This is a predicted structure of a 252-nucleotide part of an RNA (large-subunit ribosomal RNA, domain VI) from Ruficoccus sp. ZRK36. Its mean pLDDT, the model's own confidence on a scale to 100, is 87.
Context: one part of a larger RNA
RNA sequence: CGCUGGAAAGUUGAGGGGUUCAUUCAUCAGUACGAGAGGACCGUGAAUGACGUGCCUCUGGUGUUCCGGUUGUACCGUCAGGUGCACCGCCGGGUAGCUAAGCACGGAACCGAUAAGCGCUGAAAGCAUCUAAGCGCCAAGCGAUUCCCAAGAUAAACUUUCCCUAAGGAUCCUGGAAGACUACCAGGUUGAUAGGGCGGAUGUGUAAGUGCAGUAAUGCAUUGAGCUAACCGCUACUAAUUAUCCAAUAGG
Repeated sequence: CGCUGGAAAGUUGAGGGGUUCAUUCAUCAGUACGAGAGGACCGUGAAUGACGUGCCUCUGGUGUUCCGGUUGUACCGUCAGGUGCACCGCCGGGUAGCUAAGCACGGAACCGAUAAGCGCUGAAAGCAUCUAAGCGCCAAGCGAUUCCCAAGAUAAACUUUCCCUAAGGAUCCUGGAAGACUACCAGGUUGAUAGGGCGGAUGUGUAAGUGCAGUAAUGCAUUGAGCUAACCGCUACUAAUUAUCCAAUAGG
């Protein structure tokens, strides 16, 4: 821009794409078969591998925004307590998120028409013959089923509701499990969108100060203390202000 007024939702599915795997064990059954040795078809059940998709409860990884230990040095006048720098100085852990080695699921069944093939009936050709008329069976393949996209499917579909007193959308702003930008999504005071505050969870591992014991290093008590990111709730304290624009006159 189109889809012949403008919108908001919800659908249909022409068409396109994805998937299509393999193995082992048990049972049937030591049965059928076979002199024996050996040893099934069919059917049923379970498991595994590779591959794919999704997820983070568990196991872990990462986690330079969390906690602790510790070395050297500089500084905060000194002590104590801290901060900077040294690869995050080094080291031990670790929330959210992301993630695999972790977790879950998938390729199942059925149907239709067939290939090679196997048949029934059956003439031409008194026989025979699956074929000439007619009728069946049969594949990981084809179609359908299943999952995803899908009306620019220009043959431009359908349904419901709303509006022209406009419906609706956008700009702008607060943000996001969304994201290069854009887009998408959640919100904008009739508000929990983000930050803050409060509470909790989680992590770290017993803060500082004071007291006691010890000459002291240090230990003990207060104390599972103090601190705690991205997590979970509650709460308008802060910021989403006021507003503006597009969309029009019932539609060849």

NCBI's taxonomy places the organism under Bacteria, Opitutia, Puniceicoccales, Cerasicoccaceae, Ruficoccus. The RNAcentral record of the full RNA draws on ENA.